The prediction has a mean pLDDT of 84. Large-subunit ribosomal RNA, domain I from an uncultured Rhodocyclaceae bacterium, 508 nucleotides, folded computationally. It was read from a public genome assembly. It matches the Rfam family "Bacterial large subunit ribosomal RNA".

Context: one part of a larger RNA
RNA sequence: UGCAUGUGGUGGAUGCCUUGGCGAUUACAGGCGAAGAAGGACGUGCAAGCCUGCGAAAAGCUCUGGGGAGCUGGCAAUGAAGCUUUGAUCCAGAGAUGUCCGAAUGGGGAAACCCACUCCGCAAGGAGUAUCCCAUCCUGAAUACAUAGGGGUGAGGAAGCGAACCCGGUGAACUGAAACAUCUAAGUAGCCGGAGGAAAAGAAAUCAACCGAGAUUCCCAAAGUAGUGGCGAGCGAAAUGGGACCAGCCUGCAAGUGAUAACGAUUGCGUUAGCGGAAGCGUCUGGAAAGUCGCGCCGUAGUGGGUGAAAGCCCCGUACGCGAAAACCCGAUCGUGGUACUAAGCUUGCGACAAGUAGGGCGGGGCACGAGAAACCCUGUCUGAACAUGGGGGGACCAUCCUCCAAGGCUAAAUACUCGUAAUCGACCGAUAGUGAACCAGUACCGUGAGGGAAAGGCGAAAAGAACCCCGGGAGGGGAGUGAAAUAGAUCCUGAAACCGCAUGCAU
Numbered sequence: 001u002g003c004a005u006g007u008g009g010u011g012g013a014u015g016c017c018u019u020g021g022c023g024a025u026u027a028c029a030g031g032c033g034a035a036g037a038a039g040g041a042c043g044u045g046c047a048a049g050c051c052u053g054c055g056a057a058a059a060g061c062u063c064u065g066g067g068g069a070g071c072u073g074g075c076a077a078u079g080a081a082g083c084u085u086u087g088a089u090c091c092a093g094a095g096a097u098g099u100c101c102g103a104a105u106g107g108g109g110a111a112a113c114c115c116a117c118u119c120c121g122c123a124a125g126g127a128g129u130a131u132c133c134c135a136u137c138c139u140g141a142a143u144a145c146a147u148a149g150g151g152g153u154g155a156g157g158a159a160g161c162g163a164a165c166c167c168g169g170u171g172a173a174c175u176g177a178a179a180c181a182u183c184u185a186a187g188u189a190g191c192c193g194g195a196g197g198a199a200a201a202g203a204a205a206u207c208a209a210c211c212g213a214g215a216u217u218c219c220c221a222a223a224g225u226a227g228u229g230g231c232g233a234g235c236g237a238a239a240u241g242g243g244a245c246c247a248g249c250c251u252g253c254a255a256g257u258g259a260u261a262a263c264g265a266u267u268g269c270g271u272u273a274g275c276g277g278a279a280g281c282g283u284c285u286g287g288a289a290a291g292u293c294g295c296g297c298c299g300u301a302g303u304g305g306g307u308g309a310a311a312g313c314c315c316c317g318u319a320c321g322c323g324a325a326a327a328c329c330c331g332a333u334c335g336u337g338g339u340a341c342u343a344a345g346c347u348u349g350c351g352a353c354a355a356g357u358a359g360g361g362c363g364g365g366g367c368a369c370g371a372g373a374a375a376c377c378c379u380g381u382c383u384g385a386a387c388a389u390g391g392g393g394g395g396a397c398c399a400u401c402c403u404c405c406a407a408g409g410c411u412a413a414a415u416a417c418u419c420g421u422a423a424u425c426g427a428c429c430g431a432u433a434g435u436g437a438a439c440c441a442g443u444a445c446c447g448u449g450a451g452g453g454a455a456a457g458g459c460g461a462a463a464a465g466a467a468c469c470c471c472g473g474g475a476g477g478g479g480a481g482u483g484a485a486a487u488a489g490a491u492c493c494u495g496a497a498a499c500c501g502c503a504u505g506c507a508u
Stems, first nucleotide, its partner, number of pairs: 001507009015493001016458002020429002022426007029418002031161002039101003042055003046079001049075003061095006070083003106115003116129005131158003134154006165196001166194005176183001180230001206213002217244005227235002248410003252350006262336007270328003274322003280295003284291001296313002298302001304316003359383008369395001390405005445452002465492001468479004
C1' cells in the first nucleotide's frame, strides 16, 4: 500500500409519518367604499422581540343570548399581579371606540409628514372647509329683457379597490405556410371603458320551400359535410332533427276600474352560538393494550379522529332528536299606503306605428365566404325613396309565388365563472414531491428600478431534557441518574452510498 472481516466516524438517501398543498362535488355567497374601502404606517401587554388581536376607550369597552370551571392569545417557560358560581375566560348577535397614511377630499407633499382658515368651547379639545354632476336659491356682464359667469345650501349622486366570468372600444408579434408578401397565429395576447350576480341576446322587415316552423340562450347530432382558400398552410357553416329551459310585452290621448312597490306588526322555514345522544369487563404478553384468550352488550350510532401498539361499547364525535334574546335571508297573514300632478296594473275607444332612414356610387369592415357570379349586415364619404294600392327578404339579376313589416324600447329561466364561506370526497402528492411558500415566505437575499426569489419538517408515550461526581480554560467527554430504548441526548426516528479511521488476518 492492496484485499478481506469486524467495528466506528462523516453524510442524510430510504422507509414510516403529516400540521401543508392539489383536484373535485354540493349548498351558500357573489361584492367592499366619502357613514372613509382594499392595503398599510405607528402604537397598544406587568415584562425586551416577533406573530396574532386591537386602536390613545388600543390582546380590549357596553348590551343581549349560549356555556359552565377555570382563566389572563401564540413562539414560551419561570415569576409577579389579578379575575372567576354575584357565572369569569370562551362562543354568537348587536352596538361603542377606531391615531396617521391611503380614492384621500382644507392647502401642500419625497405616503404614514408639513402648513392653514372658519365656527363652538374658559381651557383641553371638537366640528367643518377637495373636484365634478344633479336639484334648488341668491346674484349677475358685453346688452334692454335675458343668457354666460359668480356664490350659497343638500344624510342627493359619482370617485377608489376586487380572482375569474360578461359586453364594448382599440389591437400586436413570435409562429404556421417547412423561405415569404395574400393568408395564418387572431379579433388571440395586451391596453382602455362599462356592468352584473350573472352578462350579452331576445319576441321575426326570421327561416323555410310551395310542406311548413314560430323570440333568445345553451348542449348533442347534422359535419370536418356544404363551402372558402397563394384552391397552399389552413379556415369552416346553416337548414333540419333531438334535448335543457320556456314568457311575453310597452309607447300618444280619453274614459272606466281599483291595485303594486314600500313600511309596520304577527307568524313560519333557514343562516349566524349551542344541547341531548346507546353499549365492556376480566386474563396473558408487554414500558404501555386498543393486540391475545374468555364471557358479554349497543346499534336509526361498525363515517372519522384521539388515547403509551390495532377500541362500535375510554374520550371527541357519529345516527337521530332538540334549540335563538338579537341580526339577516326567503315566504305567509293583517294593517298603513302618494290616488291630485309625475312613473306604474287591467279593460275599452280613438290615434300613432319610426327619413337624411331604406336603397345607390366610392372606400373599408363583419358574415365559415380572401371581390368572387357575392346576395345579406355595419358605415367614412357623396347621394337619396316609397309610405300598406306601400316596403324588406327568399345568395348576382328579372318575373311568378311564398314569407315578413326595418329605421323606438323592456324582458325571467335554461348558460359562463369562483377572490370567498361551509360540508364532503380522491386507484392525487407526501418534504428535491405537493403551492414559490407544511417552518414567522413573497420572507432572507439580489437588482437604481420594473422585477427576480430561495433554503429550511420528525427526541420521547410523557421532558421524565440528564441532579451529583470526575477530566478539561472551554468545547467535548467518562460515570451516576431518567426512560421500553440514550448507537432515542436535544440539526436528537430510521440512518444507504460516496469519503475517512481503528482492530485483526493475508499479500507485497